This is a predicted structure of a 91-nucleotide RNA (Glycine riboswitch aptamer) from Maledivibacter halophilus. RNAcentral holds the sequence, with entries from Rfam and Ribocentre.
RNA sequence: GGACAGGCCUCUGGAGAGACUCGUCUGAGCACCGAAGGGGAAAGCCAUAAAAUAUGGUGAAACUCUCAGGUAAAAGGACAGGGGAUUUGGA
Numbered sequence: 001g002g003a004c005a006g007g008c009c010u011c012u013g014g015a016g017a018g019a020c021u022c023g024u025c026u027g028a029g030c031a032c033c034g035a036a037g038g039g040g041a042a043a044g045c046c047a048u049a050a051a052a053u054a055u056g057g058u059g060a061a062a063c064u065c066u067c068a069g070g071u072a073a074a075a076g077g078a079c080a081g082g083g084g085a086u087u088u089g090g091a
Base pairs, nucleotide, nucleotide: 004089005088006087008084009083010082011081012080013079018030020029021028022027031071032070033069037067038065039064040063044058045057046056047055048054049053
């Protein structure tokens, strides 16, 4: 110097499921959704024990759970694309 990658800001797109019922003033009840966040764990790998095997550790998700959140609009929203200025690493 710098391909590439991760963060930050901004713009755009962005699903699902009751504008439920009761009460009162933000609670209760039943039914549901998964794409903020959070939890779980496969194969593999590592360790221990002489081996077989066993135990422990590590171990991903859009899978799964539904704690949280959500079920008109608004807001939020994983993820994707565009732009921006800086930052971390760096073939």